Transfer RNA from an Actinomycetota bacterium, 72 nucleotides, folded computationally. Rfam family: tRNA. By type it is a transfer RNA. Rfam links the family to the GO term triplet codon-amino acid adaptor activity. The sequence is in RNAcentral, with records from ENA. The prediction has a mean pLDDT of 80.
C1' cells in the first nucleotide's frame, strides 16, 4: 500500500432495529471449628472516538484509531 476480520463490565463471551446479558472474578450473607464446595444477593457498561440514517442503533451507513489475518 489493497483486501478482510475484529473492538461490549476486571477477564472470556452473547444480544432478529426495540428495556444491554451470561460465565469467571469481586462484594455480603448462608452453611462449616476455619478453609473449599455449594446455595441466595449485591455493585460494576458513556457497546473503542466523531457523524449520519431511523421514532427508536451494540446491531445499518460514513470516517478515524487500535488489534488480528491475507496479498502485493
Nucleotide at each position: 500500500c489493497g483486501a478482510g476480520a475484529u473492538g461490549u463490565g476486571g477477564c472470556g463471551c452473547a444480544a432478529c432495529g426495540g428495556u444491554a446479558g451470561c460465565g469467571c472474578a469481586c462484594c455480603g450473607g448462608a452453611u462449616u471449628u476455619g478453609g473449599g464446595a455449594u446455595c441466595c444477593g449485591g455493585g460494576g457498561g458513556u457497546u473503542g472516538g466523531g457523524g449520519g440514517u431511523u421514532c427508536g442503533a451494540g446491531u445499518c451507513c460514513c470516517u478515524c484509531c487500535g488489534u488480528c489475518u491475507c496479498g502485493a